[in-house]
Molecule: SAM riboswitch aptamer (S box leader)
Organism: Sporolactobacillus kofuensis
RNA sequence: UUCUUAUCAAGAGAAGUCGAGGGACUGGCCCGAUGACGCUUCAGCAACCGUCACUGAAUUGAUCAGUGACAAGGUGCUAAUUCCAGCAGACCAUCAAGUGUCUGAGGGAUAAGAA
Numbered sequence: 001u002u003c004u005u006a007u008c009a010a011g012a013g014a015a016g017u018c019g020a021g022g023g024a025c026u027g028g029c030c031c032g033a034u035g036a037c038g039c040u041u042c043a044g045c046a047a048c049c050g051u052c053a054c055u056g057a058a059u060u061g062a063u064c065a066g067u068g069a070c071a072a073g074g075u076g077c078u079a080a081u082u083c084c085a086g087c088a089g090a091c092c093a094u095c096a097a098g099u100g101u102c103u104g105a106g107g108g109a110u111a112a113g114a115a
Stems, first nucleotide, its partner, number of pairs: 001115008013042005021031003025086004043078003048074002050070008082107001087104005092098001
């Protein structure tokens, strides 16, 4: 970097430093000199990998799946539903028109595995 699988409506802040932009992209709408974003330190949240236990399938053993607890270690995260929409479908509404609702795809983020 690419591919595969899983999850994304919950949760979690301060200080120092920097100095103008930032929230991936486009359009909105938000955050930002009452200094955002970034970086550093400490703190916290979570539970993908992890540790332990139980159950089931199979049963020689491995292996796979599920549930619960733990949280030292490897990541990750700590504005707003992945902030909303962006492509497609269904339903509702209307003579026709949408600021509508839901579902799926695509894209994005994170983790694990493989190349």